[in-house]
This record gives sequence, structure tokens and C1' cells, in this order.
RNA sequence: AUGAGUGCACGGGGAGAGAACGCGAAAGCGUCGCCGAAGGAGCAAAUAACAGAAGUUAUGAAUCUCUCAGGCAAAAAGACUCGUGCAGGACG
Repeated sequence: AUGAGUGCACGGGGAGAGAACGCGAAAGCGUCGCCGAAGGAGCAAAUAACAGAAGUUAUGAAUCUCUCAGGCAAAAAGACUCGUGCAGGACG
């Protein structure tokens, strides 16, 4: 400073899929089916190292993939997004 990215708080929007079944007085336990948008895991290009080369190893994103966790009436939660405020101080 017409104050970037970012972080936090509050408010608005915000999808999917079982009000499944069995046992149990209840707490709970078990079985099958399903969802992806908390969190978690996987990797393409690219880059780096090694190798004569082929190649190997490492790093490596997502709303993609998986479904460990979570979820499958409503409520709550919810990635992401919008607004306001605060912090902070990048380019110039």
C1' cells in the first nucleotide's frame, strides 16, 4: 500500500448412499447391501539420482481411484464456495 497466496472466527449455500435385517429388557453384538465431499491411502506428467542403453529408484495433484476411517429418514457433520471481520506481509 486499491495488501497476493495463506490461516482463524462468525454467517449463507452445500451432494450421495439402508429410518436394512437378526439376536438382546437395555447397553450392545452380529450379518448382508450401498455412498464419497471430513480425515487417511494410491498415482500421471514432470523433475532429480543411478545406468552405455533398456531401465531402476526417489519426489510427485485432484471433486480421479480405494473405502481403512466416516456416512446411508430428519437433525448434526460435510469437501468446496460466497460474504464479513481479524492475523500476516508476498509481488511491486

This is a predicted structure of a 92-nucleotide RNA (Glycine riboswitch aptamer) from Planomicrobium soli. It was read from a public genome assembly, where an Rfam model found it. Of the family's consensus pairs, 91% are formed in the model. The source organism's lineage runs through Bacteria, Bacillati, Bacillota, Bacilli and Planomicrobium. Its Rfam family is "Glycine riboswitch aptamer". Gene Ontology term of the family: glycine biosynthetic process.